Model confidence (mean pLDDT): 77 of 100. Predicted 3D model of an 84-nucleotide RNA (Glycine riboswitch aptamer) from a Paracoccaceae bacterium. Rfam family: Glycine riboswitch aptamer. From the family's description: This family represents the bacterial glycine riboswitch. Glycine riboswitches usually consist of two metabolite-binding aptamers domains with similar structures in tandem. The aptamers cooperatively bind glycine to regulate the expression of downstream genes. In Bacillus subtilis, this riboswitch is found upstream of the gcvT operon which controls glycine degradation. Rfam links the family to the GO term glycine biosynthetic process. The organism belongs to Paracoccaceae, within Bacteria. It was read from a public genome assembly, where an Rfam model found it.
Parts: sequence; C1' cells; structure tokens
RNA sequence: UAUAUCGAAACGGGAGAACUGGUCACCAGUGCCGAAGGAGCAACCGCCCCGGAAACUCUCAGGCGAAAGGACCGUUUCGGGAAU
Repeated sequence: UAUAUCGAAACGGGAGAACUGGUCACCAGUGCCGAAGGAGCAACCGCCCCGGAAACUCUCAGGCGAAAGGACCGUUUCGGGAAU
C1' cells in the first nucleotide's frame, strides 16, 4: 500500500395483517400481522468452562388506508482493519 471484513453517514430498494360502532385518522370492541426493539427453543460455530447463534416460536412492545417507521439488500463516501 492492497484486501477479507467491521463501524458510521448519505442515497435507492424494502413484506405482512381490519372489520364494526361512535363524537371519524382519534377512541372503544373484536380479530389479525411478523421485518424495529424484547423474550424463548437450538441446528450450527466453538467445545474444559465461559460464550456466540435464525428470517423458527412468542407477541411484552410495535404494527394492520396513505405517509412515516421498517429487519434486510445494494451503491457511494469516511474511519478502522486480521492473515498474506
């Protein structure tokens, strides 16, 4: 210096699920969804111990017109960066 890779920012993409009533975008009732966050199981990694671990399960939180949010994916920039 280059790179696997990690973090941050910007931009683009980004699913699911709703009815009824009322004083109508809010409230109440009932039902429903799974992709913020949270919890559980554990294939697997590791394996002495400690530990890590899903988009599976739960639905506490959240959500069920649009918008917003949104796991995750891509591009760019910046910073770090193992082995070689």